[in-house]
Parts: sequence; C1' cells; structure tokens
RNA sequence: GAACGAUAAAGGCAAACCCAUGCGAGGUGGGGACGCAAAGCCACGGGGCUCCUAGAGUCAGCCAGGUUGCCGUA
Repeated sequence: GAACGAUAAAGGCAAACCCAUGCGAGGUGGGGACGCAAAGCCACGGGGCUCCUAGAGUCAGCCAGGUUGCCGUA
C1' cells in the first nucleotide's frame, strides 16, 4: 500500500415501537435498539415514497456508482 475481516478493543450509527413536530413521506427532533464495517458523505443512474396537482419534497438502513475514513489481538 492492497485485499480481507471477528465471539477482539476503542469509538460510531440506529429498524420496529412511543412522544413531539410536519399537509404528508423510507420526513425531522427526543426516547428506544432490530440490525450495520462504511447503516460516513453525495439524489448526477435505476427504483420506492409523499403532497395543498405538479414540480416540489423525501429515501444513501433498496440496487448500482463516486468519494473519504476508524480498528487489526481472530
């Protein structure tokens, strides 16, 4: 440096559900943990969802892709 990766360690994220909020959403905030090695970030590809109808919003925890990154005792 590359690939790979757990019954390791540190740190991290947070499904269902509940409360609040939002017209609403795979929305947002708090609680909560089913899971996650990119479940970090990116909505320019495919796809899903929502709306006050219609071009706006939303999903990166649907797939593909781009980009950055912690650990290495199995």